This is a predicted structure of a 1445-nucleotide RNA (small-subunit ribosomal RNA) from an uncultured prokaryote. Its mean pLDDT, the model's own confidence on a scale to 100, is 83. Rfam family: Bacterial small subunit ribosomal RNA.

[in-house]
RNA sequence: AACGAACGCUAGCGGGAUGCCUCAAACAUGCAAGUCGAACGAGAAAGUACCUUCGGGUGCGAGUACAGUGGCGCACGGGUGCGUAACACGUAGCUAACCUCCCCCUUCGCUGGGGAUAACUCCGGGAAACCGGAGCUAAUACCGAAUAAUCUACUACGGUCUGCGGACUGUAUUGGUAAAGCCUUCGGGCGCGAAGGGAUGGGGCUGCGGUCCAUUAGUUUGAUGGUGGGGUAACGGCCUACCAUGACUACGAUGGAUAGCUGGUCUGAGAGGAUGAUCAGCCACACUGGAACUGAAACACGGUCCAGACUCCCACGGGAGGCAGCAGUUGGGAAUAUUGGACAAUGGGCGAGAGCCUGAUCCAGCAAUCCCGCGUGAGUGAUGAAGGCCCUCGGGUCGUAAAGCUCUUUCAGCAGGGAAGAAGGGAAACUUGACGGUACCUGCAGAAGAAGCACCGGCUAACUCCGUGCCAGCAGCCGCGGUAAUACGGAGGGUGCAAGCGUUGUUCGGAAUCAUUGGGCGUAAAGCGCGUGUAGGCGGCUAAGUAAGUCUGGUGUGAAAGCCCGGGGCUCAACCCCGGAAGUGCACUGGAUACUGCAUAGCUAGAGGACGAGAGAGGGAAGUGGAAUUCCUGGUGUAGGGGUGAAAUCCGUAGAUAUCAGGAGGAACAUCGGUGGCGAAGGCGACUUCCUGGCUCGUAUCUGACGCUGAGACGCGAAAGCGUGGGGAGCAAACAGGAUUAGAUACCCUGGUAGUCCACGCCCUAAACGAUGGAUACUAGUCGUUGGAUUUCCUAAUAGAUUCAGUGACGUAGCUAACGCAUUAAGUAUCCCGCCUGGGGAUUACGGUCGCAAGAUUAAAACUCAAAGGAAUUGACGGGGGCCCGCACAAGCGGUGGAGUAUGUGGUUUAAUUCGACGCAACGCGCAGAACCUUACCUGGUCUUGACAUCCCGAGAAUUUUCUAGAAAAAGUGCCUCUUUACAGAGGAGCUUGGUGACAGGUGCUGCAUGGCUGUCGUCAGCUCGUGUCGUGAGAUGUUGGGUUAAGUCCCGCAACGAGCGCAUCCCCUGCCUUUAGUUGCCAUCAUUAAGUUGGGCACUCUAGAGGGACUGCCGGUGUCAAACCGGAGGAAGGGUGGGGAUGACGUCAAGUCCUCAUGGCCUUUAUGACCAGGGCUACACACGUACUACAAUGGCAUAAACAAUGGGCAGGCCACAGGGUGACCUGGAGCGAAUCCUUAAAACAUGUCUCAGUCCGGAUUGGAGUCUGCAACUCGACUCCAUGAAGUUGGAAUCGCUAGUAAUCGCAGAUCAGCCUGCUACGGUGAAUACGUUCCCGGGCCUUGUACACACCGCCCGUCACACCACGGGAGUUGGUUGUACCAGAAGUAGUUGAGCUAACCGCAAGGAGGCAUGCGUUUAUGGUAUGGCCGACGACUGGGGUG
Repeated sequence: AACGAACGCUAGCGGGAUGCCUCAAACAUGCAAGUCGAACGAGAAAGUACCUUCGGGUGCGAGUACAGUGGCGCACGGGUGCGUAACACGUAGCUAACCUCCCCCUUCGCUGGGGAUAACUCCGGGAAACCGGAGCUAAUACCGAAUAAUCUACUACGGUCUGCGGACUGUAUUGGUAAAGCCUUCGGGCGCGAAGGGAUGGGGCUGCGGUCCAUUAGUUUGAUGGUGGGGUAACGGCCUACCAUGACUACGAUGGAUAGCUGGUCUGAGAGGAUGAUCAGCCACACUGGAACUGAAACACGGUCCAGACUCCCACGGGAGGCAGCAGUUGGGAAUAUUGGACAAUGGGCGAGAGCCUGAUCCAGCAAUCCCGCGUGAGUGAUGAAGGCCCUCGGGUCGUAAAGCUCUUUCAGCAGGGAAGAAGGGAAACUUGACGGUACCUGCAGAAGAAGCACCGGCUAACUCCGUGCCAGCAGCCGCGGUAAUACGGAGGGUGCAAGCGUUGUUCGGAAUCAUUGGGCGUAAAGCGCGUGUAGGCGGCUAAGUAAGUCUGGUGUGAAAGCCCGGGGCUCAACCCCGGAAGUGCACUGGAUACUGCAUAGCUAGAGGACGAGAGAGGGAAGUGGAAUUCCUGGUGUAGGGGUGAAAUCCGUAGAUAUCAGGAGGAACAUCGGUGGCGAAGGCGACUUCCUGGCUCGUAUCUGACGCUGAGACGCGAAAGCGUGGGGAGCAAACAGGAUUAGAUACCCUGGUAGUCCACGCCCUAAACGAUGGAUACUAGUCGUUGGAUUUCCUAAUAGAUUCAGUGACGUAGCUAACGCAUUAAGUAUCCCGCCUGGGGAUUACGGUCGCAAGAUUAAAACUCAAAGGAAUUGACGGGGGCCCGCACAAGCGGUGGAGUAUGUGGUUUAAUUCGACGCAACGCGCAGAACCUUACCUGGUCUUGACAUCCCGAGAAUUUUCUAGAAAAAGUGCCUCUUUACAGAGGAGCUUGGUGACAGGUGCUGCAUGGCUGUCGUCAGCUCGUGUCGUGAGAUGUUGGGUUAAGUCCCGCAACGAGCGCAUCCCCUGCCUUUAGUUGCCAUCAUUAAGUUGGGCACUCUAGAGGGACUGCCGGUGUCAAACCGGAGGAAGGGUGGGGAUGACGUCAAGUCCUCAUGGCCUUUAUGACCAGGGCUACACACGUACUACAAUGGCAUAAACAAUGGGCAGGCCACAGGGUGACCUGGAGCGAAUCCUUAAAACAUGUCUCAGUCCGGAUUGGAGUCUGCAACUCGACUCCAUGAAGUUGGAAUCGCUAGUAAUCGCAGAUCAGCCUGCUACGGUGAAUACGUUCCCGGGCCUUGUACACACCGCCCGUCACACCACGGGAGUUGGUUGUACCAGAAGUAGUUGAGCUAACCGCAAGGAGGCAUGCGUUUAUGGUAUGGCCGACGACUGGGGUG
């Protein structure tokens, strides 16, 4: 795009078309084929008129109706598509091998007789259908006879044509063959017979064309042909007898499956593909099968006979029927209409005609089934109404849409008028329309009666809200849905089409996805393992010929309709009519001759031969050789050997291994040896001989296209395997043992049998690979190598150059999806063969062929998936590689893990033990400090505009003090503005309180809706961009490489050149110096003091400002004249970023946080909000993390006595000093808003003691007594004193930190804080050890490599087993269909035959005959049966694999 469609929702009108696609299933009822009296005989009745003897008769009805004989028609028209793969159809021819009723033309005829018979009458049988007998009768019915040809048969003699078979035709003799009448106006008309011609219609034959299966490869006996005969309208094995043995087939016979064919129709740019409804041509069929009769024509849809199935009637004896005609019914089905009208028109049959018949036809009815047309209103109308929906709450949108106002009236409705289609018929008058009171015209009224369907994630035009929450559902493909769904459902809005719109189905297109036009085969599917060669296909140069192909002109045909073009008719269109074009085809014919073909004559460039040389693991056979392994014998010799990652099994004191000598046997041939050689491939490797194939070079002597490819076919074909017979050293499937391992039917080890070897015969497959079929030609080069030839220099070896044939590496053009290929093509072309068409199922099943078997070969389908695959890219990963780094390992020091306690977590418990954090990167974390508060939790009580914010209304004021359980009392009326003389009044800001509703509130949920902040990789050295270049592209380059660095740091090189974020620098602290400034700091010199206390001074220290200094700057060496590195000098600087801090790239982890804060959505609103009291967060069989204190002598205790730095002092503070207390602390109290006052440093050092013990270690726990803070220390604070004195004696597996002022150790300060620290954050004191080095563990960086990973190895993924479902194979068999063969029976009919029975026409005087009929036999045969095969299905216990989950 289309449809003979169906289904869902919806539906106003008209026109034109179309309408059982399924059961060729079965059919009730009606109708669908009759007509002619001008062929013939016979011939009513009802009714009516008259007469009547009343019984009836006569006339009309009426020569009517009904029926019969006869003629013509019934073979047309109409239906259906079963069968048919065929001369059935289409197309072009042939028929000299034929027929043709009716029709037309021409010619000639129609004489004269005969015998019957139906109807009818009578009789009879039968239920019926129907039948029988006797009698009468006519014809255009039937039968002789006559006549007769230009008809026909034979013969004879010619002529013309020819396809050479024959045909046509002339003359002559002989034989044969016809007829029917009717009507008449008497003119004639119709009819009949014979012959010729025409027209029409048909029969037959032939070429070519159009389906599938080779898992159908052979078929055929009337089969192929001939002769004779028969038969037909006609040729012919069409039939028959005999003879011959042919005929068809790979260009697909035979068999099977499917199917009516065509014009056309649908689609497509076309070529094609699909299809064959309606219309038209042909064919076939008429319940199923068979058969003939009649006839011009049938083997006959509405005829006959027989058989079968089915249905109906029946008196059971017997009969009847055939809608695939029009309607209609039942059934089937998703599905397809009225038991209508009319012969008015067109056409058909009969008839002289009028006319009759006609379900052909013309019309109407039903159906949105399709096509076409029309309408459902038009204009105006902004308060942008109400209402709906959305909202950022401002508004937006439906929307000029509505309403309102002004118009119009198609269609439908009502009323009036009203066709064409009619030509004919009839003597005339006159008459004929089913459709139809239809089309059309006019009038009337009033916007009045008339819009839906699908869609809105992308493809694909069209977006929001609500509901739902991987549910319900959607879905053509991709895919949506797990709480913010433009994808589900609803709504608003929008988009598309519109009386329709969607869905489903089917066909074509897109699909170059079967590729003729117009594809491919190295790696995506695809080159046979290789050759020889048959058929076939293709084929070098020249000449003349021919004209089959080819090209061109003409003629005929290619039906009509349809398509296309032009014109015309319905108001337009659909539709219809007229004309043209086209129909790419076929046939005939004239011409052309380049190319192809054919036949002819030549040529030598292809191919082959000859001659001369050459290389080689080419093949086959026979023989020979040495090294090595093993075994045997003997000698020497002694305890091991062997084997492995390490071992063991194993061998060995019965003498191994080792070593020497000798022997046996089998297999394989080191070095040479090489991308070297040979071969078609498989493959071939010691040497010699024999036989043998191919190849190369040279000469240019011969042949003269002899060539290439190659379906089938034939041959060869590694290894393994099979058969028979040998052989067997080594090796070695199976097997055994030992190891390894969770296991180890493996890898490793010790043994070991088939086999490996030989001969003969099979097998016939490989990643049989260059994953690349063969041949020929052409298309830049460079460098190797093998074998020839030529040439230059040469004595030669040899070297160079050229060329031919091989074999390699790289590379240009070109090709390729890329990788890559590239004169050995995967380039450019030609020829031939093979093969492919999504993945799986399936290198499968079944069937066939081959094989001894194993198996090979050929080779599907059901079902299932939306992918499978190739090449390349970026990452990630690897028990891949290279380089490098890091307290990563190693080297060290000290810990944790064991104990007690503290603290956090899990778990458990609980009314609650609030919540969060979970590998590193949660767990002394949020918490820089839970007794109340905090507090979010629990229990109990209380409040509801609320504890807190804004707005509105009313009142008061605020505020302060005292007291209280509640309450109450007292003081107090301020500030600003205005009016105003003032008192006073009014208003406002702020505050309190009461009320109302908007709202507040929420540590409720979602960190996976978010912002912000943070952790982590990681202070790792990386991450990117612009332009350019390369690539089809993803991307690459830059950023890689060579060096170097802590560093993508720098240098060099480079299709890159630059730049950004990171690194480094800049900033802060610290280390040296200078300068400025000296108070609260300092004191060298002077004076002074207990004391830098004071005078003085600012040199020093210090403080805190500004500067300097260090930059590989200098020297030497190394290095690429580089960057840089090494060494050195100098220097405060052990230097080469001095040390520390701040600083954290692009990103990763849906990392953490909604309980800091902010925030979307959801939830809650007398509660999930707020307030109060108490409790809880502090629980305790247990487990883990992090710390503290220890276990002691490098120590504890005691005494004495030195040396810091940072920081703090919300004055409600820090607190000297003095006094009191054993002490915590208390009571006084100076100084200090701080370089001024306060803040004892400790370890160390010295002395003494303890002497290795559960201790003078260790301090938990517990008892008692206190101190301090605080409203309050019970749950649940810290501290002090006295007493008590657990565990613990250095810690399993495992694991952590640290590289220098570091670890370790020692104390001090601070934040939070009323109080409370073993935590945290800072500060200083004392102050080490070790680093060979980068193999390994962990993490990271760069390059490279592999990848089937990309959620990225915590990836992906294979197979069994278990369960469920699905389709398929096998299967003892059961059953159905179809078909072959053999045989039996054999209806009707028909050849033939019989015909003793019967018999009108003719012959005959008669007898009788001729002819005919019945009957019998019988050819053939439908059908049925029996037996036995083939093929195709269905079912089948069980079984096998496969697919999906």